The RNA shown here (c-di-GMP-I riboswitch aptamer) has 78 nucleotides and comes from a Desulfobulbaceae bacterium. Its mean pLDDT, the model's own confidence on a scale to 100, is 89. Lineage of the source: Bacteria > Pseudomonadati > Desulfobulbia > Desulfobulbales > Desulfobulbaceae.

């Protein structure tokens, strides 16, 4: 390099609900919280899906904690 994730060690996100604050919403942001995560880092200017706005359709806009997928990475090697 590639594959795996037992059993350790350092360690990391942080759902759900509360406030506070953006926005029509979805949902995003801080603060508080810990359900879980071996990539729950990161990319929709990759695909699919699903939520909103409007609606005959379209078009737009949310979700990387949907799902596949790319890229990058920390400690092991049963």
């Nucleotide at each position: 390099c590639c594959c795996c994730g037992a059993a350790a060690a350092a360690g990391g996100u942080a759902a759900a609900c509360c406030c506070a604050u953006c926005g029509u919403a979805a949902g995003g942001u801080g603060g508080g919280g810990a359900c879980a995560c071996a990539a729950a880092g990161u990319c929709u200017a990759c695909a699919g899906g699903u939520c909103c706005u409007c609606u005959a359709a379209a078009a737009g806009g949310a979700c990387g904690g949907c799902u596949g997928g790319g890229c990058u990475a920390c400690c092991g090697g049963a």